[in-house]
RNA sequence: CGCCUUCACCAGGGGGGCUCCGACAAGGAGCUGAGAGGCUGCUGGCGAGGGCUUUCUGGCCUGAGCAGCGUAGCGACCCGUUGAACCUGAUCCAGUUAACACUGGCGUAGGGACGGUGCGGGCGCUUGCGG
Numbered sequence: 001c002g003c004c005u006u007c008a009c010c011a012g013g014g015g016g017g018c019u020c021c022g023a024c025a026a027g028g029a030g031c032u033g034a035g036a037g038g039c040u041g042c043u044g045g046c047g048a049g050g051g052c053u054u055u056c057u058g059g060c061c062u063g064a065g066c067a068g069c070g071u072a073g074c075g076a077c078c079c080g081u082u083g084a085a086c087c088u089g090a091u092c093c094a095g096u097u098a099a100c101a102c103u104g105g106c107g108u109a110g111g112g113a114c115g116g117u118g119c120g121g122g123c124g125c126u127u128g129c130g131g
Stems, first nucleotide, its partner, number of pairs: 001124005007118004012079003017031005038074005045066002049062005086111003092105004
């Protein structure tokens, strides 16, 4: 000097499943897993109530609250190119389970966070000094 590499940190990335009670709600309980979704906000949706108008079971305005997970941020967990975190294939195949999850295959398949820094370790090359 070059290459490889353990670990740590940073930029950043990712995932809302199954079963039961309940109304297929809200909410609650259980299972697997590192994690099953906690907090805050925004757009739209539903909307008690109120106001204006009256072509009068119509139109406009305002709006407590509610759900979704649509979306953003924060937190936890995991991943962080040495990339199986996670996505597609997939309503996939095998094992397992009450069911999903989980494990293996698929997978030297395709994608996936521009990637960066540090303390060490290993190998190689070169230079200097001494014999």

This is a predicted structure of a 131-nucleotide RNA (TPP riboswitch aptamer (THI element)) from Rhizobiales bacterium Y(2018). It was read from a public genome assembly, where an Rfam model found it. The coordinates come from a structure-prediction model, not an experiment, and the mean pLDDT is 75. NCBI's taxonomy places the organism under Bacteria, Pseudomonadati, Pseudomonadota, Alphaproteobacteria, Hyphomicrobiales.